[in-house]
A computed fold for a 334-nucleotide RNA from a Lachnospiraceae bacterium, annotated as Bacterial RNase P class A. The sequence is in RNAcentral, with records from ENA. The gene name in the source record is rnpB. Its mean pLDDT, the model's own confidence on a scale to 100, is 75. The model forms 95% of the base pairs in the Rfam consensus.
RNA sequence: CAGGUAAAGCAGAUGAUCGCGGCUGCUUCACGCAGGUGAGGAAAGUCCGGGCUUCACAGGGCAGGAUGCCGGAUAACGUCCGGUGGAGGUGACUCCAAGGCCAGUGCAACAGAAAUAUACCGCCGCGCAAGCGGUAAGGGUGGAAAGGCAGCUUAAGAGACUACCGCCCGCUCGGUAACGCGCGGGGCACAUGUAAACCCCAUCCGAAGCAAGACGAAAGGGAGCUAUUGGCGGCCCGUCAGGCUCCAGGUAUGUCGCUUGAGCCAUGCGGCAACGCAUGGUCUAGAUAGAUGAUCAUCAAAUACAUAACCCGGCUUACAGCUUUGCCUGCAUU
Repeated sequence: CAGGUAAAGCAGAUGAUCGCGGCUGCUUCACGCAGGUGAGGAAAGUCCGGGCUUCACAGGGCAGGAUGCCGGAUAACGUCCGGUGGAGGUGACUCCAAGGCCAGUGCAACAGAAAUAUACCGCCGCGCAAGCGGUAAGGGUGGAAAGGCAGCUUAAGAGACUACCGCCCGCUCGGUAACGCGCGGGGCACAUGUAAACCCCAUCCGAAGCAAGACGAAAGGGAGCUAUUGGCGGCCCGUCAGGCUCCAGGUAUGUCGCUUGAGCCAUGCGGCAACGCAUGGUCUAGAUAGAUGAUCAUCAAAUACAUAACCCGGCUUACAGCUUUGCCUGCAUU
């Protein structure tokens, strides 16, 4: 210098004018004025986990769902961190839903003689032949056909036997563990694959969600009273309205929930890390038909994805233009 790999960060700034939602103050008490404040890294998808709320709930079980190597972090998780094993890459590094198909059941197109059982070609033996028997070395089909490969044996062959590799079992040592190094044994079975197929095993999970929910409360409803009010021609009763009082419920609507929180920033300490602890500082939207916008000027350019609706931790997906750092490979120079 080029290519790559891992991670972190920004997401226009400043000024002017107009406009909008909260808040505070002033005031003539709302019609105003002033000040200050007002979206994101994903506010998104709503896929997980938790807080909070209402309902349910002695204990246990069934059904259903999720997760699935080991250790740790955390309020919790399907997330994160560190490892183990496997896969990819020259490498930095990246990826993995990674328990169990000798518990049972299911499925496996086409091809192929045969797909969990088989003799099509071939080889060997017998036989004149037709054919019968042996054989899984070789050929052919297939993703998969009696662990691989070399030898020994044999009529020809075959884990039938032997070495190495693989697999299974046991032991020693190391490691918290997953697992690893080494040693010994088993000739390897019912013979393949598939569990993001049913299923089995282990662990976890009560349901619904801020339109949750709490409080107040016009209207409408019920009860009582009504000397003095009105209609039913006059009077009494009654009744229909009116007025007053009380009651329950909770429609319109209002208030709360609502933003001080597992908060954010800095420093120090512990830890490989995720993260935790201590000290100091800081307050940073809260609408409810729903505000956060528009124009102009300067900076080379301002162009992406996208707009909070109870809150928080994650995951996933989208994204213009950029900045910084560690590491790897190649080339060149010293």